[in-house]
Context: one part of a larger RNA
Molecule: small-subunit ribosomal RNA, 3' major domain
Organism: metagenome
RNA sequence: UGACGGGGGCCCGCACAAGCGGUGGAGCAUGUGGUUUAAUUCGACGACGCGAAGAACCUUACCUGGGUUUGAAUUGCGGUGGACCGCUCCGGAGAUGGAGCUUCCCUUCGGGGCUGCCGUGAAGGUGCUGCAUGGCUGUCGUCAGCUCGUGUCGUGAGAUGUUGGGUUAAGUCCCGCAACGAGCGCAACCCCUACCCUUAGUUGCCAGCGGUUCGGCCGGGAACUCUAGGGGGACUGCCGGUGAUAAACCGGAGGAAGGUGGGGAUGACGUCAAGUCAUCAUGGCCUUUAUGUCCAGGGCUACACACGUGCUACAAUGGGCGGUACAAAGGGCUGCGAUGCCGCGAGGUGGAGCCAAUCCCAAAAAAACCGUCCUCAGUUCGGAUUGCAGUCUGCAACUCGACUGCAUGAAGGUGGAAUCGCUAGUAAUCGCGGAUCAGCAUGCCGCGGUGAAUACGUUCCCGGGCCUUGUACA
Repeated sequence: UGACGGGGGCCCGCACAAGCGGUGGAGCAUGUGGUUUAAUUCGACGACGCGAAGAACCUUACCUGGGUUUGAAUUGCGGUGGACCGCUCCGGAGAUGGAGCUUCCCUUCGGGGCUGCCGUGAAGGUGCUGCAUGGCUGUCGUCAGCUCGUGUCGUGAGAUGUUGGGUUAAGUCCCGCAACGAGCGCAACCCCUACCCUUAGUUGCCAGCGGUUCGGCCGGGAACUCUAGGGGGACUGCCGGUGAUAAACCGGAGGAAGGUGGGGAUGACGUCAAGUCAUCAUGGCCUUUAUGUCCAGGGCUACACACGUGCUACAAUGGGCGGUACAAAGGGCUGCGAUGCCGCGAGGUGGAGCCAAUCCCAAAAAAACCGUCCUCAGUUCGGAUUGCAGUCUGCAACUCGACUGCAUGAAGGUGGAAUCGCUAGUAAUCGCGGAUCAGCAUGCCGCGGUGAAUACGUUCCCGGGCCUUGUACA
């Protein structure tokens, strides 16, 4: 100087408390461990719906079997050929092998381009080392800290500044001070959102006027909504109080918004030899008729078990049926696909329109509201499991897809010890969309609808910041 303390002081955080809803019990989905296996590819363990925004083949890295050795891809040189590609038939699980057919371009005639074969130099490796590395990332932590120049103090390591008194979300600001300044962080500048003005008016809008088949549909309008460009607006600016007359805090006015308005992006010096050689790049090592490469099939989907994360429930604040409203944000060209017709349905047929504020996904958004049945039961709760019959995608749904109809109707009656999330348009609850994607979502990323309760307080648990103290630790 740090680190540590079941030392002290001050302060913060859904850290506790106060509340609301969960997990832990059930079934299923998914990941992991373990076990099994020819293989159940690999990594991650503060991990575990994580890499994986999507394993039937492919992917694929694993296993079994069948092939191949200048090789699946790229390139140089030497030699040699003129085609290469493609099509048909045969063998084969295919890779591939055999047979047949077809077959170059430019030229200054020197050659050049393209390409097959042979040889050779390179190749190839998801093989090892993340403890050789780059890059990227996680974490402490969006915590308020981490440092430097000059000066001063100390023999020195170092200290001071950065401590102190207040204050803040903040090393934020004020005051004081052997310090005076500065840098990286904080804040602001950026984006979205909340209010207003302005510009613009189609594909969007419709107040007033006319028409109407009643649909902004038509004429028309530029007001309103909206869209997307530009601007305004919030700054403790104003008032009162407290305070050191400071910084600031409390209350108030005005205001759409008030003291960082709400949300996002943004992650200091560093820590963990943290993670990644399997995104990529890369040193070294290993391999080179194999640890490369091609192919078929299988596996990654196994299942006495254990754990994590979720979905659906156990019901009456509910379930079924009927009626009736109200969104936002997205996506669409070998795509989205309307009206119509067929099917109980998944879907099929068909093809209007749309490169989309125009058309489509898309409709009925669901919960909500109104009416009605059920009357507390393993039920008109719950839907696992299983049987049969189908639909769609795809070369192909046996291992191993999703969905539909009929039948079947399991466990489950609110879950021990323990444990998680959340402070407001939040939790809870309800549906909608997107990426990946042929197909496949209870996961992920977004969108809106309905919409709470509680916070006395900081004694305690956890994590962190500042000062101080002890130390046989570095």